[in-house]
About this RNA: Predicted 3D model of RNase P RNA and transfer RNA as a complex of 437 nucleotides. The coordinates come from a structure-prediction model, not an experiment, and the mean pLDDT is 81. It holds a member of the Rfam family "Bacterial RNase P class A". The family's RNA type in Rfam is ribozyme.
RNA sequence: GAAGCCAGCCGAACGAUCACUCCGGCGCCGACAGGUGCCGGGGAGGAAAGUCCGGGCUCCGACAGGGCAGGGUGCCAGGUAAUCCCUGGGCGGCGUGAGCCGACGGAAAGUGCCACAGAAAAUAUACCGCCCCGCGCGAUCCUUGUGAGAGUGCGGGGUAAGGGUGAAAAGGUGCGGUAAGAGCGCACCGCGCUCCUGGCAACAGGAGUGGCAGGGUAAACCCCACCCGGAGCAAGGCCGAAUAGGAGUCCGAUGGCGUGGCCCGCGCCGGACUCGGGUAGGCCGCUCGAGGCGAACGGCGACGUUCGUCCCAGAUGAAUGAUCGUUCUCGACAGAACCCGGCUUACAGGCUGGCUUCCCGC
RNA sequence: GGGCGCGUAGCUCAGCGGGAGAGCACUGCCUUCACACGGCAGGGGUCGCUGGUUCAAUCCCAGCCGCGCCCACCA
Numbered sequence: 001g002a003a004g005c006c007a008g009c010c011g012a013a014c015g016a017u018c019a020c021u022c023c024g025g026c027g028c029c030g031a032c033a034g035g036u037g038c039c040g041g042g043g044a045g046g047a048a049a050g051u052c053c054g055g056g057c058u059c060c061g062a063c064a065g066g067g068c069a070g071g072g073u074g075c076c077a078g079g080u081a082a083u084c085c086c087u088g089g090g091c092g093g094c095g096u097g098a099g100c101c102g103a104c105g106g107a108a109a110g111u112g113c114c115a116c117a118g119a120a121a122a123u124a125u126a127c128c129g130c131c132c133c134g135c136g137c138g139a140u141c142c143u144u145g146u147g148a149g150a151g152u153g154c155g156g157g158g159u160a161a162g163g164g165u166g167a168a169a170a171g172g173u174g175c176g177g178u179a180a181g182a183g184c185g186c187a188c189c190g191c192g193c194u195c196c197u198g199g200c201a202a203c204a205g206g207a208g209u210g211g212c213a214g215g216g217u218a219a220a221c222c223c224c225a226c227c228c229g230g231a232g233c234a235a236g237g238c239c240g241a242a243u244a245g246g247a248g249u250c251c252g253a254u255g256g257c258g259u260g261g262c263c264c265g266c267g268c269c270g271g272a273c274u275c276g277g278g279u280a281g282g283c284c285g286c287u288c289g290a291g292g293c294g295a296a297c298g299g300c301g302a303c304g305u306u307c308g309u310c311c312c313a314g315a316u317g318a319a320u321g322a323u324c325g326u327u328c329u330c331g332a333c334a335g336a337a338c339c340c341g342g343c344u345u346a347c348a349g350g351c352u353g354g355c356u357u358c359c360c361g362c
Numbered sequence: 363g364g365g366c367g368c369g370u371a372g373c374u375c376a377g378c379g380g381g382a383g384a385g386c387a388c389u390g391c392c393u394u395c396a397c398a399c400g401g402c403a404g405g406g407g408u409c410g411c412u413g414g415u416u417c418a419a420u421c422c423c424a425g426c427c428g429c430g431c432c433c434a435c436c437a
Stems, first nucleotide, its partner, number of pairs: 001358010012327007020043010045333001049344002052342005057232004065264004070228005075089005090104001091102004105223002110221002112217003127163002129159009140148002142145001171189006190212001191210008236284004246275006255269004277436003291310008328331001363433007372386004380417001388404005410426005
């Protein structure tokens, strides 16, 4: 210098004027509600998004009990309020490398499926081929015989080396062996079992042993281990206004409802659903929180403990805008609605730190 | 704001992991003087998109995109 990898951060800036919204203080008006003026302060995001996970909070009787069903997670250890998240490690794959990726338990518990092709798709089997035996035919040969004999037809048997099919074919390679072959034997690799060593563990290494246990699929049913009650702030509570406490269906105590798919348990005795009627007002929930920032200590790390410091949107037709001036690299994706931790997706451009490979110079 | 469901031919919809289909519509021919009806034949698909599992995906799984439905309070 070029190409790349990882982590973190920013995502127009400044000033003036006028609006909007919330909070605090003061003044005025008012029947306590509140209205209004002045001053001061706050006012969208890294994803506010998708609503995919996890939790807080609220109600359902219980901080929701037992069982079945259902759902989720899935190498190991840890972190956390919790997780399908994060960290570290193991194993496998990719990359020269920094690094990245992985739904990564079980197919010797059972069941199902594996189209077409192929002999055979899972109790193995035999189409072509290879080899042996028997019988028949038999070119040809000479020693003319109950002879030898390439080849060929039929029958019986052996084989899984080779061919061929398929996504996948019953351990792989080599040597020996054999009529031809074959874990039939041996060496190495793979695999199973036992033991030892290291490690909390996943797992790794080593020794011995067994000729081989027997295909794939579990994002098919399933098995194993662990986890999960349901709904959601339009939850839920209070005040006020208005109306026809009307009609229908179902069940009626071996019942109905709370209670959700079901059963048990617990509680109540009338209840559930549909149609119809009325109101579209206010307050609480509502934002100080598993909170932000900084430091020290513990830990490889995720993170934890302690101390200091800060208060940082709370709207409800729903606020964060408009105009002017200056500057630059001329501005992407995008707008809170109970809150928080993650994941995923969208995103113009820019900054910082660490690392890798190659080239050049000293 | 929250909770559900759907996406397959122009339209309405089927579709145990192995051929993409039905009805209506469309095109051509026959029938008719002509049209309709009827008969015969035919064309037409990124199965919303992108990845993954699998030998193989409309189907199973995940992520995006689009569309539709439901919900307040009172007696």